[in-house]
Context: one part of a larger RNA
């Protein structure tokens, strides 16, 4: 100097406390350990791996296992030499890759060639093999914590120290005040998005607001741009006003005014640097190693296995509930290999038909929720696993191994042991809808959106984690 303490002070953090719903039980999904396998490709492993790379494992992806094939090769290109193929249509053998036959068959030209294919021969190939402890780029974590330095000066034989410490103050090394120090960077804030309030400017959504037709009903027409809205440019909050404390920074208030009040909400934005953190399999790269194979086609399994442990998660155990009928109100996206109103059929998944919409323009509709019946406490009209039958999509193909749909069957659980998570406000909890990737979907996951809406913070003594000072110190 730091780094450590079951050391003192000072402060923060849903970190304890104070409430709420969950996790540890039970059944399914998924990922992960272990086992098993011809393979169960590989990588992530304490917080900071385990619904994680994967925003879509039937083939394909596919890196892994069996067979079958091929070696300048599945993709590009450079040079030389040959050829007119090559696509295309069939037919034979094959699991298929591929072999092999038939039928069709080049273009331009200054006639010297040139472009295209294909074939041989040669240079380059190609590797998801290896080393993230050669590396780049990226990320995750301390932590959006409030810290890390630096230049000139003082100070110290020096290593360093001051600044950056004290005292109030702050979300904040924010500031004020005092100071051997003065000032500078990089974080702090702010400058960006977005949301709340408004002005204005512009209308192929919007309104009967006004005026006119019109209809069972409707912006349905014509007309307007008032308002809703949609999107540009403005405006608005800044402890600015009042009072009370303070030297000042600031701080408090059933303060006023305001739509909003002391960072208004949320979001991007992550300083110096740890953890030889993670990633050679997204990418690129240095070294290695393969080179008739660790390279590449191809069929088929595997990646879904199954005595078990563990993580995340759905549905449940019920009456605040299940079940019949009626009936109300949203946002944000995406759509032509789509989105789909309508009508026919079918219990229904759906399938046929006739139309709308490259969308402010068509589709366009949400569930809890309200209101009546009903079930009356039970393994039940609670639960819905498993399973038996018959279907309906996608898709060369649903046997390993899709997903819905109907009819049967109805298993375990009656609030979960020690232990543990998350959340302070339109949050929790709870109820729907929607997008990506994608044919199809194992999505109960992920990221959005909106609907309803709490209860508590006495208060820092104790846990965890962090900041800032000092102290001790057998480490550095």
């Nucleotide at each position: 100097u730091g780094a450590c303490g079951g050391g003192g002070g000072c402060c923060c953090g849903c970190a304890c406390a104070a409430g709420c719903g969950g996790a540890g039980g039970a059944a399914c999904a998924u990922g992960u350990g272990g086992u098993u396998u011809a393979a169960u490709u590989c990588g992530a492993u304490g917080a900071u791996a385990c619904g994680c790379g994967a925003g879509g494992a039937a083939c394909c992806u596919u890196a892994c296992c069996c067979g079958g094939g091929c070696u300048u090769g599945a993709a590009u290109u450079g040079c030389a030499g040959c050829u007119g193929c090559a696509u295309g249509g069939g037919g034979c053998a094959g699991a298929g890759a591929u072999g092999u036959c038939c039928c069709u068959u080049c273009c331009c030209u200054u006639c010297g060639g040139g472009g295209c294919u294909g074939c041989u021969g040669u240079g380059a190939a190609g590797g998801u093999g290896c080393u993230g402890c050669a590396u780049g780029g990226u990320u995750g974590u301390c932590g959006u914590c409030a810290g890390c330095u630096c230049g000139u000066g003082c100070c110290g034989u020096g290593a360093g120290g001051u600044g950056u410490c004290g005292g109030c103050u702050u979300a904040a090394g924010u500031g004020c005040c005092a100071u051997a120090a003065c000032g500078a960077g990089c974080g702090c804030a702010a400058c960006c998005c977005u949301u709340g309030c408004u002005g204005u400017c512009a209308g192929u959504u919007g309104c009967c607001a006004u005026c006119a037709g019109g209809u069972a009903g409707a912006g349905c027409u014509g007309g307007g741009c008032a308002c809703u809205c949609u999107g540009g440019c403005g405006g608005g909050a800044c402890u600015g006003c009042c009072a009370u404390c303070g030297c000042a920074a600031g701080a408090u208030g059933u303060g006023a005014g305001g739509a909003a009040g002391g960072u208004g909400g949320g979001g991007a934005u992550g300083a110096c640097g740890u953890c030889a953190a993670a990633u050679c399999a997204g990418c690129a790269c240095g070294g290695c190693c393969c080179u008739u194979a660790c390279g590449u086609c191809c069929g088929g399994g595997g990646c879904u296995a199954c005595a078990c442990a563990c993580g995340u998660g759905u549905u449940a155990c019920a009456a605040u509930g299940g079940g019949g009928a009626g009936u109300a109100c949203a946002g944000a996206a995406a759509g032509c290999c789509g989105c789909u109103u309508c009508a026919u059929g079918g219990c229904g998944a759906c399938a046929u038909g006739a139309g709308g919409c490259c969308a402010a323009u068509c589709a366009u509709g949400a569930a809890a929720g309200c209101u009546c019946c009903u079930c009356u406490c039970a393994g039940u009209u609670c639960g819905g696993a498993c399973u038996g039958g018959a279907g309906u999509c996608u898709g060369c193909a649903a046997c390993c191994c899709g997903a819905c749909u109907c009819c049967a069957c109805g298993a375990a659980g009656c609030u979960g042991g020690a232990u543990u998570c998350g959340c302070u406000a339109g949050u929790a909890a709870u109820c729907g809808c929607g997008c990506a990737u994608c044919a199809g979907c194992c999505a109960u996951g992920g990221c959005g959106c909106g609907g309803u809406g709490a209860a508590u913070a006495c208060g820092u003594u104790c846990c965890c984690g962090g900041g800032c000072c000092u102290u001790g110190c057998a480490c550095u």
Small-subunit ribosomal RNA, 3' major domain from an uncultured bacterium, 476 nucleotides, folded computationally.
The full RNA is in RNAcentral, with records from ENA and SILVA.
Its mean pLDDT, the model's own confidence on a scale to 100, is 80.